[in-house]
Molecule: small-subunit ribosomal RNA
Organism: metagenome
RNA sequence: AGAGUUUGAUCCUGGCUCAGAACGAACGCUGGCGGCAGGCCUAACACAUGCAAGUCGAACGAGGUAGCAAUACCUAGUGGCGCACGGGUGAGUAACACGUGGGAACGUACCCUUAGGUACGGAAUAACAGCGGGAAACUGCUGCUAAUACCGUAUGAUGUCUUCGGACCAAAGAUUUAUCGCCUAAGGAUCGGCCCGCGUCUGAUUAGCUAGUUGGUGGGGUAAUGGCCUACCAAGGCUACGAUCAGUAGCUGGUCUGAGAGGACGACCAGCCACACUGGAACUGAGACACGGUCCAGACUCCUACGGGAGGCAGCAGUGGGGAAUAUUGGACAAUGGGGGAAACCCUGAUCCAGCCAUGCCGCGUGAGUGCUAAGGCCUUCGGGUUGUAAAACUCUUUAGCAGGGGAAGAUAAUGACGGUACCCUGAGAAUAAGCUCCGGCUAACUUCGUGCCAGCAGCCGCGGUAAUACGAAGGGAGCUAGCGUUGUUCGGAAUCACUGGGCGUAAAGAGCGCGUAGGCGGCUAUGUAAGUCAGAGGUGAAAUCCCAGGGCUCAACCCUGGAACUGCCUUUGAAACUACAUGGCUAGAGUUCGUGAGAGGGUGGUGGAAUUCCUAGUGUAGAGGUGAAAUUCGUAGAUAUUAGGAGGAACACCAGUGGCGAAGGCGGCCACCUGGCACGAUACUGACGCUGAGGUGCGAAAGCGUGGGGAGCAAACAGGAUUAGAUACCCUGGUAGUCCACGCUGUAAACGAUGAGUGCUAGAUGUCGGGUCCACUAGGAUUCGGUGCCGUAGCUAACGCGUUAAGCACUCCGCCUGGGGAGUACGGUCGCAAGAUUAAAACUCAAAGGAAUUGACGGGGACCCGCACAAGCGGUGGAGCAUGUGGUUUAAUUCGAGGCAACGCGAAGAACCUUACCAGCUCUUGACAUGUCCAGUUUGGUCGGCAGAGAUGCCUUCCUUCACCUCGGGUGGCUGGAACACAGAUGCUGCAUGGCUGUCGUCGGCUCGUGUCGUGAGAUGUUGGGUUAAGUCCCGCAACGAGCGCAACCCUCGCCCUUAGUUGCCAUCAUUAAGUUGGGAACUCUAAGGGAACCGCCGGUGUCAAGCCGGAGGAAGGUGGGGACGACGUCAAGUCAUCAUGGCUCUUACGGGCUGGGCUACACACGUGCUACAAUGGUGGUGACAAUGGGCAGCAACCUCGCAAGGGGAAGCUAAUCUCCAAAAGCCAUCUCAGUUCAGAUUGUCCUCUGCAACUCGAGGGCAUGAAGCUGGAAUCGCUAGUAAUCGUAGAUCAGCAUGCUACGGUGAAUACGUUCCCGGGUCUUGUACACACCGCCCGUCACACCAUGGGAGUUGGUUCUGCCUGAAGCCGGUGAGCUAACCGCAAGGAAGCAGCCGUCCACGGUAGGGUCAGCGACUGGGGUGAAGUCGUAACAAGGUA
Repeated sequence: AGAGUUUGAUCCUGGCUCAGAACGAACGCUGGCGGCAGGCCUAACACAUGCAAGUCGAACGAGGUAGCAAUACCUAGUGGCGCACGGGUGAGUAACACGUGGGAACGUACCCUUAGGUACGGAAUAACAGCGGGAAACUGCUGCUAAUACCGUAUGAUGUCUUCGGACCAAAGAUUUAUCGCCUAAGGAUCGGCCCGCGUCUGAUUAGCUAGUUGGUGGGGUAAUGGCCUACCAAGGCUACGAUCAGUAGCUGGUCUGAGAGGACGACCAGCCACACUGGAACUGAGACACGGUCCAGACUCCUACGGGAGGCAGCAGUGGGGAAUAUUGGACAAUGGGGGAAACCCUGAUCCAGCCAUGCCGCGUGAGUGCUAAGGCCUUCGGGUUGUAAAACUCUUUAGCAGGGGAAGAUAAUGACGGUACCCUGAGAAUAAGCUCCGGCUAACUUCGUGCCAGCAGCCGCGGUAAUACGAAGGGAGCUAGCGUUGUUCGGAAUCACUGGGCGUAAAGAGCGCGUAGGCGGCUAUGUAAGUCAGAGGUGAAAUCCCAGGGCUCAACCCUGGAACUGCCUUUGAAACUACAUGGCUAGAGUUCGUGAGAGGGUGGUGGAAUUCCUAGUGUAGAGGUGAAAUUCGUAGAUAUUAGGAGGAACACCAGUGGCGAAGGCGGCCACCUGGCACGAUACUGACGCUGAGGUGCGAAAGCGUGGGGAGCAAACAGGAUUAGAUACCCUGGUAGUCCACGCUGUAAACGAUGAGUGCUAGAUGUCGGGUCCACUAGGAUUCGGUGCCGUAGCUAACGCGUUAAGCACUCCGCCUGGGGAGUACGGUCGCAAGAUUAAAACUCAAAGGAAUUGACGGGGACCCGCACAAGCGGUGGAGCAUGUGGUUUAAUUCGAGGCAACGCGAAGAACCUUACCAGCUCUUGACAUGUCCAGUUUGGUCGGCAGAGAUGCCUUCCUUCACCUCGGGUGGCUGGAACACAGAUGCUGCAUGGCUGUCGUCGGCUCGUGUCGUGAGAUGUUGGGUUAAGUCCCGCAACGAGCGCAACCCUCGCCCUUAGUUGCCAUCAUUAAGUUGGGAACUCUAAGGGAACCGCCGGUGUCAAGCCGGAGGAAGGUGGGGACGACGUCAAGUCAUCAUGGCUCUUACGGGCUGGGCUACACACGUGCUACAAUGGUGGUGACAAUGGGCAGCAACCUCGCAAGGGGAAGCUAAUCUCCAAAAGCCAUCUCAGUUCAGAUUGUCCUCUGCAACUCGAGGGCAUGAAGCUGGAAUCGCUAGUAAUCGUAGAUCAGCAUGCUACGGUGAAUACGUUCCCGGGUCUUGUACACACCGCCCGUCACACCAUGGGAGUUGGUUCUGCCUGAAGCCGGUGAGCUAACCGCAAGGAAGCAGCCGUCCACGGUAGGGUCAGCGACUGGGGUGAAGUCGUAACAAGGUA
């Protein structure tokens, strides 16, 4: 310090997630030792048991024990001091509770200092004794008694009060004679009470709150100020700088994190506060409204003899419960501290220690050295690699631990729980001690097997559907280590709330626009002040913590000492630049005045013409309207059209202009009146009067609402007609609200420049509107101020773009934003007549949503171009019969594959058996085939016959022959049979694991690279543009310059010529024959080898002086001459595992091998491709002319002969330019004469032929007979641009036989192309895009189903709070006090004083009535979200088919 994730890729915006640190943690696996810390975060839930506050006999009487006694000791009670500390908890509390800094009107036991005093009396009472009550707790009566308990008097002031005369107030003794006490007063110290400034969470969907409330006076009360309380008076007080209300919360020093600023937290330690079962109350006391005190009420628990009592662990242990979760009913007062005491001493769950827990931090160990690459595991390309110096083995060491011995400090004289602890010495012995997580990227670390969208993983992205580095296991590796992971939480990363340090044209975000209040900010200058500001000094900022330095435990953690720091607050002294304040002055901001000017600025009243519609009248006749086409509609009752007149409403053509005006909305005929603002010019005046603007207030398109008018045209709703699968739409015919006016409401818009207002600064060029100045003869030019546009520099921006009218550089003020959806929705409030507006969430859900730009693809976008793409033509298919392939069906099987173009006469260049993969049956198991081992045998191959069988096969048998090599002694190989195993075998699966091959776009003209340049980048440029071409072909231009794969050419073939050669081919001349038959010839044809020839080369025109195009000449051929081979980068997970090869999987007496028979040939049907026809351009008969390519020995066969024929029987020649297949056919001549025919030939009967082991299923052919459909084919659709289509025959491959198919060959031989609007396909440029699996894309809404959260909801349950009223425990206070009473007065009666009792005010709990608010449940219901491949449509994205 960053990284992953939106996209095909890019930049940006933006969220989500991760890596770090931390914890009072918990859970999973594992676990050796020690030190130092920490340990109920939940139920402030309930608590058994024990302990946690006592002490003093030197205050007192009494009792008891021991003792002969003196005396010593113990103690219940009276009395004193303490129990208000220490310890716990965080419920409450948003507060002077806390923090910090100040203040005045106070108290303070014990302690210290000072001064003074401590005199004289009195009356009781507990204990105790007696008698009682009660279960108990406890308690009554009578009697006795003491005090440092209680009371009186005296003495009093420097004390208190005071009317200034005076009045009032104290004490306690003990005793060992040394002290300890007691009282008063003053002061100190300590601790505490009170007041104030500042700071201290969230919510405005909480905006008003307050009656002792705010203040005053008198009085009361308190230690003390004060409405603290009371009476009276006044009407105040708080609040947008957030009162009140609601929610949450103990506060702080600090802790965690962070670079810091901040953010979160407030365990342990320390300071303060609050609380002590819940609520209330006071008493005592120096101090409490009191954790281990009292009283009352309530809930709960316990005891009970039922009458009544007892209790309060949020002290230390401990128990139950709750919970993911948190320890021992331990030791000691040895230390530190506390209480009491004169002291000894006693008490102390404070404290010091120990126990439990890896809860955390820190430290140590589990061994060290050498060691051939063992075994085993895992992987493997089978060679090896790895685990791995790791182990074993050998040599060594002993920390911790174990055994033995010694043994502290903590204690300043005694006293040590810890503890025989820490530590030290000696001994033996590698002995007793390693796990956890991870290994797809982020993120360090990879392989095999298993699994097969299953099981599972997952922090995010995402893995898993048969080759998973992502699941599970193993091997190996990486990281940390007595721990390691997971979960939770906090900060960080997150500049993702931005003070430091963000934004708002299009990503979320500028209010629709003014005016203006508070507030914020504010021109020049002088003087003063000193609030802010700056500097010095003082006080404070507790300690601990953090940091620095040093020191102590062996180190460290930890602890100690010192320093620094604590960024803060207060006081004080000074400075005066800036801000502020005060007082003056100024004119540059702002405003006033005068003059001039432009304008659809606003309001009111009037007025004008054109047009539409309607009415009246005339002319006139059959249609008019309307549309893509129609219809609804109007019209013979006279429409439309046309002429004239009239009525009425609304809107103002031309001018008209990115022209004008207005704050915005908005404003448009003309005239008049009223009225706002602006610009320019000028001088004078005012003197900062300014800018912005939360709330507030006004204006505010259209639609809508209310009341009343008006209503021509247009026109939601509605009706009809069309369109359509439907059409609640688009189109048409009608048509009501509304649109118009007046008054009132609504208050929203893509109210947009998607750009808040104001001020200053920062290049220009060029239009236009308004005004001024100057020049000018006009046109005009120059300049200046204000407005409105366009282009552009710097700069800015993610880019697009903005650019003096900023989105630049700065300042001021306001508004707004913080992922998408849910949602601008719900609830609540406000406004509104309503519609609705405004303010405005959450649960839940996703990992994206988005902006700009890029490359493609696509468009029922555009431009250009091409193609038998259309058009123009010729011939077909689709109808019939048959052939063939496919689907479907059938079947034991009808083997398999191919499926739009690019499957379907395709694989198959030929299924009767074979083929054959399918089915039925039979049969073999190292196998039909290959390699290797062993044994035995023979060393071979064929054959006649017989038996069983369907055959394979098995058994018997006859005859012929006797394998190969060689070193020839023999050996090796081979063969046959047998055995066991490795293995063979598979047309079994996966073409979505593959190679190879092939199809297709497409013979379309494209596809790329290097360097350079441009861009943040993806990318662009080049390759675009202007021409041209069949062509990215070429030329020109150009930030490009070059290059590669494609195009073309090079190759083959046909067309012309030449040379060479001349048999089997040829024959002009010569001879010869029936015949190029023979001699001869080499001219011609032909054959087959090599050359030539064509290049826009020449001429003319055109074109940019180009490339090229057009025409012409010559030429066999003319503009790539015709045809072929040749197929760029890539696309379709295209096809093929059944040609072959091949990974993986599967079968192995079978999914392998063999055989017989059957099937692939089935047949209600549908489709494709063909053949033959429907006839006269023809049929039949006759005639007999002219080809080319090919094939032939298991062959082609002349010729002769037989048969009507298919064919049969003989038989020359030929291994082929020699012989042969071989006859070419369309042609020509006759006849038939339009008919289901002398057309057509299916089908069927019968008889034959050929091939073959065999033609039944299931071959081809022939003769005779039979003679079906069919008379030119609906919608639709195919081929073809010249030697082409059409038509005619011929040959070949396969093949025993079988072609209408396929592949070749030649014969005859057309028509048409104006042209590119349209259909299809393709190319280039451009444009839009929400597509990128790329339009067969994407995507919206209803409905149906499931689940989830949520709103409404008759109500119901509970919490909390307020108001009124009722009730009124305990208690203080007040009143009363006829009952009672020791101290004082009084001789007494009695008095004073007090107590009980009673009454009253206040008041807790409680009751009742009515509100507010929050939460739970709720039949039913609303929308929302999410779900696999549901239903209906197709709204959006392209002009998305109606932008």